This is a predicted structure of an 84-nucleotide RNA (c-di-GMP-I riboswitch aptamer) from Desulfobacula sp. Model confidence (mean pLDDT): 78 of 100. Taxonomically the source falls in Desulfobacula (Bacteria, Pseudomonadati, Desulfobacteria, Desulfobacterales).

């Protein structure tokens, strides 16, 4: 430096749910909590999803110069441990 994640260790993350708080909403943040994760670190770049708005033949379509999510799938980028 590349491959791999079977077993182990050190540490890390924290779903659902509950409380508080911000927001019109999706959702974010803080605390508790632990279903889990080898990138569940970071980036909305492609597809898809959600909210909102408009249109509609009620199947859906459009949105740039509106928004959310990286724990949906790809992609980019950085990186711990172990193995080879």
């Nucleotide at each position: 430096u590349g491959u791999a994640g079977a077993a182990a260790a050190a540490g890390c993350c924290a779903a659902a749910c509950c409380a508080g708080u911000u927001g019109a909403a999706a959702a974010g943040c803080u605390g508790g909590g632990a279903c889990u994760g080898a990138a569940a670190g970071c980036c909305a770049c492609g597809g898809g999803u959600c909210u909102u708005a408009a249109a509609g033949a009620c199947g859906u379509u459009u949105a740039a110069g509106a928004g959310a999510a990286a724990g949906c799938c790809g992609g980019g980028u950085u990186g711990c441990c172990u193995u080879u």